[in-house]
A computed fold for a 76-nucleotide RNA from a bacterium, annotated as transfer RNA.
Its Rfam family is "tRNA". Rfam classes the family as a transfer RNA.
RNA sequence: GCGGGUAUAGCUCAGGGGUUAGAGCGUCGCACUGUGGCUGCGAAGGCCGUGGGUUCGAGACCCAUUACCCGCCCCA
Numbered sequence: 001g002c003g004g005g006u007a008u009a010g011c012u013c014a015g016g017g018g019u020u021a022g023a024g025c026g027u028c029g030c031a032c033u034g035u036g037g038c039u040g041c042g043a044a045g046g047c048c049g050u051g052g053g054u055u056c057g058a059g060a061c062c063c064a065u066u067a068c069c070c071g072c073c074c075c076a
Base pairs, nucleotide, nucleotide: 001072002071003070004069005068006067007066010025011024012023013022018056027043028042029041030040031039049065050064051063052062053061
């Protein structure tokens, strides 16, 4: 330099154009218990790496870019 992959909640991930984004774990509260754990119920927490574009509508499609990962090529 070329090509590809990943980026969504604190962590691991789903969501594959449609109605103001979900799951598990974790955190907090309540119930249960003598206390804790387990279990049950509830809550907080992200507008999706960034900037544009397409569309009536974008987490999703297109372009650029950033970070990380993988492969290839060149020079030393």